[in-house]
């Protein structure tokens, strides 16, 4: 520096589930293992999810507005979605 065929020591832990946090998406911890060579770390680019709040069509009430069905928006998330950055165990090749 490239690489993950076989192997060893280990690591992580999907679905589901208990408690807690959150408006939600989702998250933390425990149980649990479908998988996993960065399934370690960083929301930088793209993508995806959510919409409390803000804006808003319409409707109703009847008025500095309120309520309801929708729509738009991330400042909220997802790294176990792709790329990028960064660190690193073991084996193999050079």
């Nucleotide at each position: 520096c490239c690489u993950g065929a076989a192997a060893a020591a280990g690591g992580c832990a999907a679905a589901c589930u208990g408690u807690c946090c959150g408006a939600a998406a989702g998250g933390a911890c425990g149980g649990g293992a479908c998988g996993u060579a960065a399934a370690g770390c960083c929301a930088c680019u793209g993508g995806c999810c959510u919409a409390a709040a803000u804006c808003u069509u319409c409707u109703u009430u009847a008025u500095u507005a309120a309520a309801g069905c929708g729509g738009a928006u991330a400042c909220g998330g997802c790294g176990g979605c792709a790329g990028g950055g960064u660190u690193g165990c073991c084996g193999g090749a050079c």
Molecule: c-di-GMP-I-GGC riboswitch aptamer
Organism: Syntrophaceae bacterium